[in-house]
Record summary: Small-subunit ribosomal RNA, central domain from a rock metagenome, 350 nucleotides, folded computationally. Its Rfam family is "Bacterial small subunit ribosomal RNA". Its family is annotated with structural constituent of ribosome and ribosome in the Gene Ontology. The prediction has a mean pLDDT of 88.
Context: one part of a larger RNA
RNA sequence: CUGGGCGUAAAGAGCGCGUAGGCGGGUUCUUAAGUGAGGGGUGAAAGGUUCGGGCUCAACCCGGACACUGCCUUUCAUACUGGGAACCUUGAGUGCGGGAGAGGCGAGUGGAAUGGCCGGUGUAGCGGUGAAAUGCGUAGAUAUCGGUCGGAACACCCAUGGCGAAGGCAGCUCGCUGGCCUGUAACUGACGCUGAGGCGCGAAAGCGUGGGGAGCAAACAGGAUUAGAUACCCUGGUAGUCCACGCCGUAAACGAUGAAUACUAGGUGUCAGGGGUAUCGACCCCCCUGGUGCCGCAGCUAACGCAAUAAGUAUUCCGCCUGGGGAGUACGGCCGCAAGGUUGAAACUC
Numbered sequence: 001c002u003g004g005g006c007g008u009a010a011a012g013a014g015c016g017c018g019u020a021g022g023c024g025g026g027u028u029c030u031u032a033a034g035u036g037a038g039g040g041g042u043g044a045a046a047g048g049u050u051c052g053g054g055c056u057c058a059a060c061c062c063g064g065a066c067a068c069u070g071c072c073u074u075u076c077a078u079a080c081u082g083g084g085a086a087c088c089u090u091g092a093g094u095g096c097g098g099g100a101g102a103g104g105c106g107a108g109u110g111g112a113a114u115g116g117c118c119g120g121u122g123u124a125g126c127g128g129u130g131a132a133a134u135g136c137g138u139a140g141a142u143a144u145c146g147g148u149c150g151g152a153a154c155a156c157c158c159a160u161g162g163c164g165a166a167g168g169c170a171g172c173u174c175g176c177u178g179g180c181c182u183g184u185a186a187c188u189g190a191c192g193c194u195g196a197g198g199c200g201c202g203a204a205a206g207c208g209u210g211g212g213g214a215g216c217a218a219a220c221a222g223g224a225u226u227a228g229a230u231a232c233c234c235u236g237g238u239a240g241u242c243c244a245c246g247c248c249g250u251a252a253a254c255g256a257u258g259a260a261u262a263c264u265a266g267g268u269g270u271c272a273g274g275g276g277u278a279u280c281g282a283c284c285c286c287c288c289u290g291g292u293g294c295c296g297c298a299g300c301u302a303a304c305g306c307a308a309u310a311a312g313u314a315u316u317c318c319g320c321c322u323g324g325g326g327a328g329u330a331c332g333g334c335c336g337c338a339a340g341g342u343u344g345a346a347a348c349u350c
Base pairs, nucleotide, nucleotide: 003322004321005320006319007304008303012318014201015200016199017198021194022193023192025088026087027086028085029084030083031082033081034080035077036076037075038074039073040072041071042070048066049065050064051063052062053061054060091191092188093187094186095184096183097182098181099180103177104176105175106174107173108172109171110154115149116148117147118146119145120144121143125136126135162169163168206247207246208245209244210243211242215241216240220236221235222234223233258317259316260315261314262313263312266295267294268293269292270291271290272289273288274287275286276285299306300305323350324349325348332343333342334341335340
């Protein structure tokens, strides 16, 4: 390479939009490029295979046949694929009627709590721990009551729940805005799937400029512990955590499971809709669609397990793997203010 693979052994890109490309629903007609069949030409010689022959054999040499899996040309076929034309509605999309939601962005606003400040009451302790000490307090602390300021996060509701492509999203109200589900079947008529490059989004930490700073808290300081204690515990505490704008582009970015479509026993819970039955009505009961869980058959799996939300049965397209270490390193390229990211070896060694 071929092949075989990618939940946990190496391997699914963090996620999306989409270019090229690859792949693509039903009917009729047409074409004949792919495809199939026949004919013709060519496919040098040597070499190869085979049959026969010549050197005493063989190597070697000579002759015949075949092969040379290919290309060109011509005639025919038209099932499938492709090209062209016309049509269809089930894929896809639109409209119309309903619906749920922490989906996103902006503005405003609320209460509890922590902390500070002011005032009242009040007096000797408070705090902290395994026990202590550092620390705070007679300049009046802790506790308690009233007032006020400021920042950050939203208890209960809260769920085994919902929304989002992922990251992620939670007090309340308003504004702007994306997606989704369901019912209907009016409209378009294959407009689809995937997606190398590309573009965008992307937790936390980190970076730049400016603001903000209550609590928490890397670093740091002190107190303990200990043989030591650059820790675990305690008292403090700065970046940071918050906001605006701009970077970074990573993660156990996980379902460690790419996307799409179709098919393949059931049972049970829950969320959002719809239909039926019943009823005065709601509930109950039966059924359908979409989501989200659990259990379980066939099947799959090395096992664990998966099992209509597949890891089953198939198809299409993309990404990725190919023994361990060296190494996600070096070098070079690209990106970045930097930190670093991305692409990504080899020697050597087992």